[in-house]
Molecule: c-di-GMP-I riboswitch aptamer
Organism: Alicyclobacillus contaminans DSM 17975
RNA sequence: CACAUCGCAGGGCAAACCUCGGGAAACCGAGGGACGCAAAACUACAGGGGCUACGGCACUCUGGCUCAUCGAGUGCUACGCCAGCCAGUUGCGAAA
Repeated sequence: CACAUCGCAGGGCAAACCUCGGGAAACCGAGGGACGCAAAACUACAGGGGCUACGGCACUCUGGCUCAUCGAGUGCUACGCCAGCCAGUUGCGAAA
């Protein structure tokens, strides 16, 4: 000096939940709050996986017949979202 393990010291971040705001939603921001985290730092159209469906597409329902519209329901769909799911990249520092 490098890598791995580790986290003394100095520290760092901040789950759930509450309040306010944004968003159709997933979720995000701010304040409070700590479940935890050795990367809980960064990276989501340039890895995998997961979540949501405003909108779009398809189908179904409303039975005297046909057609259209409205409404309801189901399925699919992300250049929307999650990195505190895996992963990639980078980073602080004692002792052993």